[in-house]
Context: one part of a larger RNA
Formats: sequence, C1' cells, structure tokens
RNA sequence: CCAUCUGGGGGAUGGAUAGGCUCAAGUGCCGAUGAAGGACGUGGCUAGCUGCGAUAAGCGCGGGGUAGCUGCAUGCAGGCAUAGAACCCGCGAUUUCCUAAUUGGAACUCCAUAUGCGAACCAAUAAGUCGCAUAACUCCUUUCGAGGAGGGGAAACGCACCGGACGGAAACAUCCAAGUAGGUGCAGGAAAAGAAAUCAACUGAGAUACCCUGACUGUAACGGCGAGUAAAAAGGGUACAGGCCAAAUUGAAUCCGCAUACGCAAGUAUGUGGAGAUGUGAUGUAUGGACUCUCUACUGAAGACUACGAUGUAUAGCUGAAUUUCCUGGAAUGUUAAGCCAUAGAGGGUGAUAGCCCCCUAAGCGAAAUGCAUCCGAGUCUGUGAGAGUAUCCUGAAUAGCGGGGGUUGGAAAUCCCUCGUGAACAUGGGGCACAACGAGCUCCAAGCCUAAAUACAACUUGAGACCGAUAGCGCAAUAGUAUCGUGAGAGAAAGCUGAAAAGUAACCCGAAAGGGUAGUGAAAAGUGCCUGAAACCAGAUGGUU
Repeated sequence: CCAUCUGGGGGAUGGAUAGGCUCAAGUGCCGAUGAAGGACGUGGCUAGCUGCGAUAAGCGCGGGGUAGCUGCAUGCAGGCAUAGAACCCGCGAUUUCCUAAUUGGAACUCCAUAUGCGAACCAAUAAGUCGCAUAACUCCUUUCGAGGAGGGGAAACGCACCGGACGGAAACAUCCAAGUAGGUGCAGGAAAAGAAAUCAACUGAGAUACCCUGACUGUAACGGCGAGUAAAAAGGGUACAGGCCAAAUUGAAUCCGCAUACGCAAGUAUGUGGAGAUGUGAUGUAUGGACUCUCUACUGAAGACUACGAUGUAUAGCUGAAUUUCCUGGAAUGUUAAGCCAUAGAGGGUGAUAGCCCCCUAAGCGAAAUGCAUCCGAGUCUGUGAGAGUAUCCUGAAUAGCGGGGGUUGGAAAUCCCUCGUGAACAUGGGGCACAACGAGCUCCAAGCCUAAAUACAACUUGAGACCGAUAGCGCAAUAGUAUCGUGAGAGAAAGCUGAAAAGUAACCCGAAAGGGUAGUGAAAAGUGCCUGAAACCAGAUGGUU
C1' cells in the first nucleotide's frame, strides 16, 4: 500500500406522526360594568409552560357525569371522593399593578393630592395608619342637582381622504407603472350601491350588486396615436322589494322629562313641567298630489313592537346490534373450525392484520341555565280602500346651464368632480338621446332621505383532502416569535421516535470514579440524544505485496 473481516464514528434511508397546508361550511366583534396586550404574584416541596388573581392550578349555584382525583409531570409527603369528588357545560363571585388609562404626576408596571364615609389603636378626640367611594377630556341633554355617549383593540374584507418610487417607454420630460404600494379617518358582519331628470332607437327595456358573454386570442375609445391603457349597451345567469320626506291643504288635533297607578314587557291613564306658530301632528310623493264630487271601510285589512308563549337551534351529554374454539407466537386482531349482527363492513385503539374486545359508527334521544332565529300564537301601538272631474294651487336655486383653470376617466368638442365667474325656467315647464346651434320625434323628472338578498374576507369553530411527512409541511410537530444577534427599527434558529409494559439492569467481582466482567429483565438490549442505522472519516485483526 491492497483485499477481507470486526468495531468505532456519523445520522442518510425506510417506517411511523403528535404538527402544518389547502378547500368547504358555519360563525363574525371586544372595550369606562376598564378591553386587547403585558408586569408581578399564586403550588407542601416549583425553574419553565399552563391555569388562576391577595377568595390566586382556584370560590358559589344550577345542569351533565362516574369511580376515581390532586394540570404538563410517571417523585416524596399529605389530602379529597358513592353524603357523588375529579372532569364537561351554563350562570355568578373574586379579579393586584401597568395599559384607551380617565384625580395630579412619572415612566426601571411607581409616587403623590383633595373631599366624604368607615375601621383598628386610644380613656377620648385630632393628627397619623389602613380601607371604601368620588374627582380626566370632548360632545349631547339638563329642572343646573345631574344624566347619557365617545376615546382603545381586532386576521383580512369595506367606504372616504392623502398618495409615491423602482421599473417601462430599449435615453427622457407628457405618458405608463398607478390612484398601485404606503399613510390617515370611519364602519359593519358584511360594507358600498340602489328604485331613473336611466338606457334604447321608432321595436322596446324597467332599482342596485355579483358572475359569464360582449372583448375567449382586448371590441368602441384614449394615447410623445409611442410604450401602453381600456369601457358600455345588449344577451345569459345568481338573487330579487320596494318605501319615506320637503311642498300644496290643514293648524296644536303632536312629542318629551318627572311623579303616581296598572301591566312580565311593549305600553296605558292622570297630574305637573318643558319642546313646538321660524309649524309638532295629519295629509301627500309622477301610477302625480292638493282640491271638488261619488262609492266603500270604520276596530276590520295591513304594518310595527314586546324581559310574553310556542317551536327550532347553539353551548354539556345519553342509548346504541353481533364470537367462540384449534395451532403458531412474548402477545392473536393471524391461521383452523363452526357461528352471529348489519338503517351499524366510516375511522381509531387494543402486546401482529378485529363488523361481532374498547371508543365509536347507522339510527334515535336530551337542557335546570344562557344566547340566537321564526314571522307561528298572544298582547300592545298605529289605523280603510277605490273611482270621476281638471278651474285654481304645489312638486327640492346660487341649483340646472354657460365661460376660464385644474384633477380624473376609455369618455373622444361628447366621463365624473373641484375651483373662480356668470346665471335660468316653473308642467303651456325642464333634462337627456356621444360635434355645436335650431327643429321634429322618443324618453325621463335633477338640485332631499332610507332599503333585505345574490357579493368580499377568514381571526374563530367544524369537516374533508389523487396536499407535506421532520433539510418536507407554517419561521415554530418541542419552554418558538423562544434561544441568540442588533443602540434601535428589526433579524431570527437548531432541536421529534427505548419498549407491549420501566419490567429503566437486584446481587457478586475489578476499579478512586467513570466504566467494565458475570448475573438478571425482555420476544429482541431496543439500555435512556435508546427504532432502522447508509456514506465520508478512524482504529484493530487476518492475509497478500514490498
């Protein structure tokens, strides 16, 4: 040096999964009654996690549940429990300090004040000590005593406002990127939008939203007509729902607080005070209305509300069929033999592969308490529906429109909006119909408000998977946003597997110990970073070669 073998070392591979990922369905807010989040405490012994809060791994009540319990966590000690513990669900009690943090101040989660009340000490009071309550700001209401609301947080989704750059245009300035990223405000379980001064085209449609098509392969249009941007009508689907004011007319016929009485409540009656003629209430809203006339209704239709009833549902649970033997084995679910159940042969566990061992499954059943739903019952409140006529009255003004400038849009002369100026008509009127003006025709009625569903999202709950299987899958299968790094914003890991059961190697020998040799446990040492145990790398033995 080569070959073979035996070990060490190392942790690949195989297997397995306690965790992820994705999709779907459900569900969708919490907070001054002090949240989310944290600090500090809290156990007999207690470092961490979990739970809890000086009543501190817990207290009370109600319901479920059954033989064990005293969290992860298998130890020692001491307790609890069939007078029903533990555990699960519901409702309560307690809930230190910081935090919107809110009596004042401070940020090493601490310090301090005022007023009122109380306690112990004391012979007694005051002071001091301890305890309880009240004391922030803004807005609304107010009988001026006071009462009510807001503030902050939350995974994304929503609306409004503010609003880049890199990069593209093969440079770059208009332009694109993009009203994107990001920031701020506000809200809801969804939000927004919404019942035509809309479209259409001489035929007609009939609020809004979302999806498909139109326009798959980008159409009209915009665009240094460059790069690029980019609709709508119409058609097909999902889901469907329409209402209320201002005014004309009427003119207190109305509403609110408090007190008393009744009612479970919604609410009703009386008294008193206030709001209200700058108009509460009634009427009424383009299918025009007021107004005039006629008919009809008059306690009925219809609607709203209720700590009421009923039903359903959510938050614990309950019942739940049917098997034995032979052999092998450490162990039977395997094998052999003979059976059984099935509205249940989904799945998981059990010492190997179980319909009939266990948990379950199919199918049924169930709530003292709390929540939600219905549009069912009951109660309370409000209070009818048409026709004809067309003289008179009413129908949203610094608005519509127009001009200058700007933003935005596919919106082109012809999107929508802002700003400055100008500035109408009054239903015999007005807006629109993609160049302007005018006309005809068609169509609608602005300048007030509300509105479910179809749509978006996924923090949370549940289920599923021709998704991953520990260098994968979330960054995290584990004390993981931990350890660690950084002044800081922030960056951010590694790390899983004994066995069916600890049966986790008594005893003896060597040794200072570590450890080793016997012995023992076990099916097997699998012997505690322990399943399998590859390679690199290291050592030894034997043989060969020199």
RNAcentral holds the full RNA, with entries from ENA. A computed fold for a 546-nucleotide part of an RNA from a Candidatus Heimdallarchaeota archaeon, annotated as large-subunit ribosomal RNA, domain I. Taxonomically the source falls in Candidatus Heimdallarchaeota (Archaea, Promethearchaeati). It matches the Rfam family "Archaeal large subunit ribosomal RNA".